RNA sequence: GGCGGUGUAGCUCAGCUGGUAGAGCAGGGGAAUCAUAAUCCCUUGGUCCGGGGUUCGAAUCCCUGCGCCGCCA
Numbered sequence: 001g002g003c004g005g006u007g008u009a010g011c012u013c014a015g016c017u018g019g020u021a022g023a024g025c026a027g028g029g030g031a032a033u034c035a036u037a038a039u040c041c042c043u044u045g046g047u048c049c050g051g052g053g054u055u056c057g058a059a060u061c062c063c064u065g066c067g068c069c070g071c072c073a
Base pairs, nucleotide, nucleotide: 001072002071003070004069005068006067007066010025011024012023013022019056027043028042029041030040031039049065050064051063052062053061
């Protein structure tokens, strides 16, 4: 340099053919226990990598830039 994949909560990841963003773990509060762990209940937390475009509406489609991973040279 070329090709492919990928970027969404603190971490690991979902998100179907555009319709207004979720799970598990972690964190906070509580129940229970003599107490701790495990368990159960409630709950906080997001510029969906940046910019632009299409659209009534974009995490999702188009253009462009950036980061990471792999293959080839």

This is a predicted structure of a 73-nucleotide RNA (transfer RNA) from a Candidatus Eiseniibacteriota bacterium. Taxonomically the source falls in Candidatus Eiseniibacteriota (Bacteria, Bacteria candidate phyla). The sequence was found in a public genome assembly. Its Rfam family is "tRNA". The family's RNA type in Rfam is transfer RNA.